[in-house]
Context: one part of a larger RNA
RNA sequence: UGACGGGGGCCCGCACAAGCGGCGGAGCAUGUUGCUUAAUUCGAUGCAACGCGCAGAACCUUACCUCGACUUGACAUGCAUGUGGUACCAACCCGAAAGGGAAGGGACCCGCGAGGGAGCAUGCACAGAUGCUGCAUGGCUGUCGUCAGCUCGUGCCGUGAGGUGUUGGGUUAAGUCCCGCAACGAGCGCAACCCUUGUCCUUAGUUGCCUUCUCUAAGGAGACCGCCGGUCUAAACCGGAGGAAGGUGGGGAUGACGUCAAGUCAGCACGGCUCUUACGUCGAGGGCUACACACACGCUACAAUGGCCGGUACAACGGGCUGCGAAGGGGCGACCUGGAGCUAAUCCCACCAAAGCCGGUCUCAGUUCGGAUCGCAGGCUGCAACUCGCCUGCGUGAAGUCGGAGUUGCUAGUAACUGCUGGUCAGCACACAGCGGUGAAUACGUUCCCGGGCCUUGCACU
Repeated sequence: UGACGGGGGCCCGCACAAGCGGCGGAGCAUGUUGCUUAAUUCGAUGCAACGCGCAGAACCUUACCUCGACUUGACAUGCAUGUGGUACCAACCCGAAAGGGAAGGGACCCGCGAGGGAGCAUGCACAGAUGCUGCAUGGCUGUCGUCAGCUCGUGCCGUGAGGUGUUGGGUUAAGUCCCGCAACGAGCGCAACCCUUGUCCUUAGUUGCCUUCUCUAAGGAGACCGCCGGUCUAAACCGGAGGAAGGUGGGGAUGACGUCAAGUCAGCACGGCUCUUACGUCGAGGGCUACACACACGCUACAAUGGCCGGUACAACGGGCUGCGAAGGGGCGACCUGGAGCUAAUCCCACCAAAGCCGGUCUCAGUUCGGAUCGCAGGCUGCAACUCGCCUGCGUGAAGUCGGAGUUGCUAGUAACUGCUGGUCAGCACACAGCGGUGAAUACGUUCCCGGGCCUUGCACU
């Protein structure tokens, strides 16, 4: 000087408290440990690993295993030699394919030609490696933490490490600002500038509307403690007016110096090491989907604020040509048929929703709750659904009657409830990323738990 303290003071944060909903019990889905296995590829491991890399493992992916094959190689560059029946195509044979053999057919460019090029073959350099090391690294990322801090120049103080500035008194979300001060200034952070949302104005209307509004999209206005009152030296704070909005209006993007030899050599790059007829490459099948258990994130429930049936209403974000696919027809249905229209504010997904509202029924029961599991019959994608996909119909109807210790999210258009869209994708979503609809309760307060900031004190650590 720091770090630390079951030292002190001050102050923050869904940190506690106040409240609402969950998790922990059940079934299922997903990830992980473990066990198993020929293999169950690898990585991630307190917070900050565990619906994580994976925005989608039937083959492929695929890195793993078994078996079958290849050896200048699936891919790049160079050198040497050879090569017109050469490159290339290929019946046929072996084979699961890869691969191995093979009758037959059969070229191109430059050049008069010789020859050269391309291709191919052989050989040599080399290729190749998801093999190791994230404790050799780059890049990127997590975390403390969107916490308010971290430093520098000159000066001053100290023998020096170092201090001062950055401490103090106020104030703020903030090292934000004010006042004071051996300091005076400055930089990276804070804030603002950016995007979006809420109000208004102008301009422009195609497909929207009939341009008044709504809407769309381009530009602008508006909020600054500006005005008034109070407290105050000031900074600022409290209240009020006006206003769509008031004291950072809401949300996002943005992450200082650094910490954890944090994570990643499997995204990529790269040093070193290792393999080289194999640790490289190709193929078929299997595995990553196993299952006594244990944990984690979820979904569905245990019901009457509900289930079922009928009727009826209102979205937003989005996506679409290898695509979205209407009307019509068939099927109980998944779906099939059909192909209009649309390169899309035009057509389609999609009259887009669901919770909601109206009416009926069930009457507290393992039930008309709940839907696991299993059987049968079908549909779709795809070369192929046995291992191992999704969906539909009929039947079957399990556990479960609100969950121990404990633990988690959330302060407002939030929680909770409710559907919809998208990426990935042939197919497959309870995940993820978004979108709207309905729409609460509570916050006395800072003693305590957790994390953090500033000052100070102790210290056997640095």
This is a predicted structure of a 462-nucleotide part of an RNA (small-subunit ribosomal RNA, 3' major domain) from an uncultured bacterium. It matches the Rfam family "Bacterial small subunit ribosomal RNA". Rfam links the family to the GO terms structural constituent of ribosome and ribosome. The coordinates come from a structure-prediction model, not an experiment, and the mean pLDDT is 85.